[in-house]
RNA sequence: CGGAUGUAGUUCAAUGGUAGAACCGGAGCCUUCCAAGCUCCUGACGCGGGUUCGAUUCCCGUCAUCCG
Repeated sequence: CGGAUGUAGUUCAAUGGUAGAACCGGAGCCUUCCAAGCUCCUGACGCGGGUUCGAUUCCCGUCAUCCG
């Protein structure tokens, strides 16, 4: 200098219109108890601007990581 990636505690979705899943965590059911199983709940778009009626998504800058 160029390119890629950045979403929940973790691993991943979502190509402009209410941000989802699995695991983890919490509560309950079940069980004599534990484990397992079932149900529910909590919790996130790296940061700052711009465009738009509306941005995780498009544009600019910046930061971090990776590759060259």
Molecule: transfer RNA
Organism: mouse gut metagenome